[in-house]
Context: one part of a larger RNA
């Protein structure tokens, strides 16, 4: 010096990002207990007092219940449990050791108990009952499987099952269907293979023709016409879904304006004008887990407060089931404050056991 402990004058959070750590609280009995509240809670709220041993006393009292009983009322032996008042008494100290809640106030988030990153995150994340939308009529939808058989769903049947979102409860959940998605519609437009086959074309039996050979028959060769058959290409026409199109739908994905003027102080603008849009943000909330400017401004708390609480509204860039606003209870959540308490600190000291160091 380090580790693990114990104690500490005066002060008592001045420490620090932050009371981190430590201290403190503590069992049982009695008294007493606020706001708020979903009337259950909150609550062991908070805050007080008592606590050993002896006598009282195995008493009072409680439970049980044998004999006995006209087995009924009763009866009470025995057994089990077991105080208090009052008095006495010892110590510094009586839950004498160990084990054994610190408390309160006010915000935020999440209703709650639960779940999670095995080994850096336990949370405001996930889940959750409840709410809503949507699919599914049964060989259900959905899922696994080779486009199978088969199985799950389910020995269930729409008060059921699958998917999605939201997330107790209370009060609410506004406007927009132009885009995207989904649902419905079928007149028209577009549109695949297929069907269709106008027509074009390849091939050539045959015919005409040029040149050569041959007495001739004929052969070879040049150019052209060319039916049927067999092929190739192929227009019109016909034709489903889809798309275009027409409607619906936002607790579907999503979206929810700008400029100018105006009131007899000023300021502001209930009011007016104009442009654009599918429609221009309603209720509620708001410098917020969201506010850049910003330590906004005012109030509270402090001697002093970039945090905190209450307001204001100029919302850079809240806002209604990607829910809005409240909310008792709950939380190893998070923020601010207060009481108690303390070596966290002023500021360090002493002690114990170990390690380090030296010798061996």
């Nucleotide at each position: 010096u380090c580790c693990u402990c114990g104690c500490u004058a005066a002060g008592g959070a001045a420490c620090u990002a932050g009371g981190c750590a430590a201290a403190a609280u503590a069992g049982c009995c009695c008294c007493g207990u606020a706001c708020c509240u979903u009337c259950g809670g909150u609550a062991g709220a908070a805050g007080g007092g008592g606590u050993g041993c002896c006598u009282g006393a195995g008493u009072a009292g409680g439970c049980u219940g044998a004999a006995c009983g006209u087995c009924a009322a009763g009866g009470g032996a025995g057994g089990c449990c077991g105080a208090a008042a009052a008095g006495g008494u010892c110590g510094c100290a009586g839950u004498g050791a160990a084990a054994u809640g610190g408390g309160c106030c006010a915000g935020c988030c999440g209703a709650c108990u639960g779940u999670u990153u095995a080994a850096c995150a336990a949370a405001a994340a996930c889940a959750c009952a409840g709410c809503u939308c949507u699919c599914u009529g049964c060989g259900a939808a959905g899922u696994c499987g080779a486009c199978a058989a088969g199985a799950c769903g389910a020995u269930g049947u729409a008060u059921a099952g699958g998917g999605a979102g939201u997330g107790a409860c209370a009060c609410g959940u506004g406007c927009c269907c132009g885009g995207u998605g989904c649902c419905g519609g079928a007149a028209g437009g577009u549109c695949a293979a297929g069907c269709g086959g106008a027509g074009a074309u390849g091939u050539u039996a045959u015919c005409c023709u040029u040149a050569c050979c041959g007495c001739a028959a004929g052969g070879u060769u040049u150019g052209g016409a060319g039916a049927a058959g067999c092929g190739u290409c192929g227009a019109a026409g016909u034709u489903a879904a889809g798309c275009c199109c027409c409607g619906g739908u936002a607790a579907a994905c999503g979206g929810c304006g700008g400029c100018c003027g105006u009131a007899a102080c000023u300021a502001u603008a209930a009011c007016g004008g104009u442009c654009c849009u599918a429609a221009g943000g309603u209720a509620g909330c708001g410098a917020a887990a969201u506010u850049c400017c910003u330590u906004g401004u005012c109030g509270g708390g402090u001697a002093a407060g970039u945090u905190c609480c209450g307001a204001c509204c100029u919302g850079c860039a809240c806002g209604a089931a990607u829910c809005g606003u409240g909310u008792a209870a709950c939380g190893a959540g998070u923020u601010g404050g207060c009481c108690g308490c303390u070596g966290u600190c002023u500021c360090a000291g002493c002690g114990a056991g170990g390690a380090g160091c030296u010798c061996g």
Background:
The prediction has a mean pLDDT of 88. This is a predicted structure of a 360-nucleotide part of an RNA (large-subunit ribosomal RNA, domain IV) from a Candidatus Omnitrophota bacterium. The source organism's lineage runs through Bacteria, Pseudomonadati and Candidatus Omnitrophota.